[in-house]
Context: one part of a larger RNA
Molecule: large-subunit ribosomal RNA, domain IV
Organism: metagenome
Parts: sequence; C1' cells; structure tokens
RNA sequence: CCACAUUUAAGGAACUCGGCAAAAUGCCUCCGUAAGUUCGCGAGAAGGAGGCCCCGUUUGUACGCAAGUAUGGGCGGGGGGCACAAACCAGGGGGUGGCGACUGUUUACUAAAAACACAGGGCUCUGCGAAGCCGUAAGGCGACGUAUAGGGUCUGACGCCUGCCCGGUGCCGGAGGGUUAAAAGGAGAUGUGCAAGCAUUGAAUUGAAGCCCCGGUAAACGGCGGCCGUAACAAUAACGGUCCUAAGGUAGCGAAAUUCCUUGUCGGGUAAGUUCCGACCUGCACGAAUGGCGUAACGACUUCCCCGCUGUCUCAAAUGUGGACUCA
Repeated sequence: CCACAUUUAAGGAACUCGGCAAAAUGCCUCCGUAAGUUCGCGAGAAGGAGGCCCCGUUUGUACGCAAGUAUGGGCGGGGGGCACAAACCAGGGGGUGGCGACUGUUUACUAAAAACACAGGGCUCUGCGAAGCCGUAAGGCGACGUAUAGGGUCUGACGCCUGCCCGGUGCCGGAGGGUUAAAAGGAGAUGUGCAAGCAUUGAAUUGAAGCCCCGGUAAACGGCGGCCGUAACAAUAACGGUCCUAAGGUAGCGAAAUUCCUUGUCGGGUAAGUUCCGACCUGCACGAAUGGCGUAACGACUUCCCCGCUGUCUCAAAUGUGGACUCA
C1' cells in the first nucleotide's frame, strides 16, 4: 500500500450524478392507525407500551371419588445485571410527481425497464373439403373444432370519452361506357408458277381479368391552413374581409419521458433550488384505440422532499486477519 472485517470525539449527507456503500429498523403480545379508494384495500400505515427471575393473591380448563397432577388468564409486591425478542436469525419509515393498471415475461454471458405479455375493447377474413399455414404431391395442422368458433391486425384493467377529412394510397361494391392479350375472323395485298396451287402478310369485326370510370369505407395507411383589419386609455379581438384546402385540430391536456429560444414567467418548498411541485399558454414540433385525459391497488422502475440513521463526508485514526513489500 491492497482486500475483508471491527470501532471511533463533535457534527450528521456538508459526500456524491445520485445517501452508492454502510448504519439503522427487525420477533411476539397489547394499544393505536391518516389522506385516498374500484369499499377489497391503503395497513405490519404511522406511532407507542410490555417481554428476564422470585413471591403473594384471584380465576379458568383437562383428568381424577378425593388428595391432587398438568396447563392457561387477571391483579399486586419484590430482585439482579451495562445489556431480559440478552447469541444467531430477524421490515427503515413517511410525503409528492412521471410511466406502466395488476401477478407475470425478456436481451443464457454489460440493458429487468416506461419494453413484451395480459384480461378487456375494436376492425377484418372464414358457412366447413372453412379461412389461414406447412408440403411438388398424397397428406397434415386448424379440429375429432363449426361464427358464443377459428385466423389476421390494432389497442391494452377500470372510469369519462374517442371530434372533422374518402382528395391521395389501400380495401369493398358496381348487368353500362372507354382501353386491352392470346385466340377467332378473314376484306385485301405480296412472292412464285402456264395454271391448279403453295407460301408470306393482313384491315374491319368478336374477345377476360386488370386499368380508366361511378360509389362506399379512417378503432384502414394517413391528413387535420395562411394573410389583413376591427371595441370610447392601452392591450387583446367575441366580429369582419380575403386566399387556399379533401378537411383545416373538437373534448381533454400542455415549457410535458414532447418546449428550440429556456435556468420562459408567477407561486410553493430552501438561508441560497438549471432539478421538483402547482399554475399560465407564446403547443419551435400534444391530441383522441400509431388512442386522449384521469385513476385506488401494485413496482428490485424513475423524479423531488422529509424523519430516523450513520466514517458518504468535515478528516481522518486505531485494531484484527490475509496478501504485497523488506530482511534472513
């Protein structure tokens, strides 16, 4: 010097990205227990008291004829120790946001999560030799199932809800019209031949799906404006004008896991707060199943604060064990 342990005056997070690590809490009985809530929870909430040994008294239970034996409860008095759940073992707690409802699952060997799944919701396909999938096929799964079933896809408990746009792309429907392949069709034309013929070429016309066309459909893929003016201070603009669009973002939320400018501004918390909480709305660039906003319970998730506790720190020290190192 290193590793693992133990202890430490006064202070007690001043450490640090961050209380990381350590300390503290820890068992049983009794008392007591808030907001919120889906009335189940929250809850071991929080916060307290007692626990060893001896004596007295009182009252049970079981067995027994009884004496009694065994084992509980209540009350009172006393004793000893530094220490009575005497060692080991053995929850720290509270408050506030975010995300995800939950229990689960995951990157075997750097990620356990807010990611995946989930019950629930929607759309869509499928009438059974089902659709879909595997296989060249036979055949198989689906399923010894039958639309309360099976497949695909999106969302993700629950509560309140889920606005407008079908112009583009997709999908679905459409006795008409246009275009259109092979094929059919052969008016004609050409070569050759004396000719019959043979060969080549070939217009009109008939010809499917598809596409064009006409409709529907957004919990299909997706999309959801600009400029100018206006109210008796000023400011703002309920109001008006104009251009464009398929339609111009509704409810709710909003400096947000989204806000660039930005440490926005105001309030709270601190002596002091780029974080945090509550507001405001100027949303660079939220927004409604690529779901929106809430939400009790839950979380080895994540942000901030408080109590307790401590060698994390002020600021370091000592001891033990084992190394390293020096000498033999």